[in-house]
A computed fold for a 253-nucleotide part of an RNA from a Bacteroidaceae bacterium, annotated as large-subunit ribosomal RNA, domain VI. Its mean pLDDT, the model's own confidence on a scale to 100, is 91. The sequence was found in a public genome assembly. The source organism's lineage runs through Bacteria, Bacteroidota, Bacteroidia, Bacteroidales and Bacteroidaceae. Its Rfam family is "Bacterial large subunit ribosomal RNA".

Context: one part of a larger RNA
RNA sequence: CGUAGGAAAUUUGCGUGGAGCUGUCACUAGUACGAGAGGACCGUGAUGGACUGACCUCCGGUGUACCGGUUGUUCCGCCAGGGGCACUGCCGGGUAUCCGCGUCGGGAAGGGAUAAGCGCUGAAAGCAUCUAAGUGCGAAGCCCGCCACAAGAUUAGAUUUCCCUUGAGGGUCGUUAUAGACAAUGACGUUGAUAGGCUGCCGAUGUAAGCAUAGUGAUAUGUUUAGUCAAGCAGUACUAAUUGCCCGAUAGC
Numbered sequence: 001c002g003u004a005g006g007a008a009a010u011u012u013g014c015g016u017g018g019a020g021c022u023g024u025c026a027c028u029a030g031u032a033c034g035a036g037a038g039g040a041c042c043g044u045g046a047u048g049g050a051c052u053g054a055c056c057u058c059c060g061g062u063g064u065a066c067c068g069g070u071u072g073u074u075c076c077g078c079c080a081g082g083g084g085c086a087c088u089g090c091c092g093g094g095u096a097u098c099c100g101c102g103u104c105g106g107g108a109a110g111g112g113a114u115a116a117g118c119g120c121u122g123a124a125a126g127c128a129u130c131u132a133a134g135u136g137c138g139a140a141g142c143c144c145g146c147c148a149c150a151a152g153a154u155u156a157g158a159u160u161u162c163c164c165u166u167g168a169g170g171g172u173c174g175u176u177a178u179a180g181a182c183a184a185u186g187a188c189g190u191u192g193a194u195a196g197g198c199u200g201c202c203g204a205u206g207u208a209a210g211c212a213u214a215g216u217g218a219u220a221u222g223u224u225u226a227g228u229c230a231a232g233c234a235g236u237a238c239u240a241a242u243u244g245c246c247c248g249a250u251a252g253c
Base pairs, nucleotide, nucleotide: 001152005163006162007161008160009159010158011157015149016148017147018146021049022048023047024046025045026044027043033038051106052105053104054103055102059100060099061098066093067092068091069090070089071086072085073084074083075082076081110144111143112142117137118136119135120134164252169247170246171245172244173189174188175187176186177185194240195239196238197236198235199234200233201232203229204228205227210223211222212221213220214219
């Protein structure tokens, strides 16, 4: 821009893409078969491999915004306690997140038309013949079925509701995340939990500082399962989302 008024939702599916793999074991059954040795079809169940999708409960990584330990040096006048720098100084853990080595799922079943092949009926050709007329079965393959997208499918579809300047709806602006390079998308904007703060909880670390006690002291013990705490989950209007402004069809050739 189009989809012959303007919108907001919900959709149909022309069509496009994806997926399509496979082992072993058990039962049937030591049955059919076979002198024996051996040993099934058909059917059913279980469990794997590789591939693939989703997710983070568990396990394991990450986690330079969390907690602790510790070395050197410097600064806060000194002690104590801390800050800076040294690859995040080094080291031990670790929430959210994102992941795999983790967890759950998938390939199918079923239907249709067929290939090779196997048939039925059956003439030409009194027989025979699956074929000439007619008709049935038959593959991991084909078309559906499963998953995703999909009306610019210009054949531009359908349904519902709203609006006609007392203006539906959209944008701008702000707070933002399940989104993200920026746009875009989603949530919210006081009729409010959108983000921050605060409170509580979960969880992490591992028992703070100060003081007291014991010891010459390093240190230990008590107060103390302490103190601190990011992204998590709730609650709470304390802070910020104010008020506005702009676009927008006049009943539809």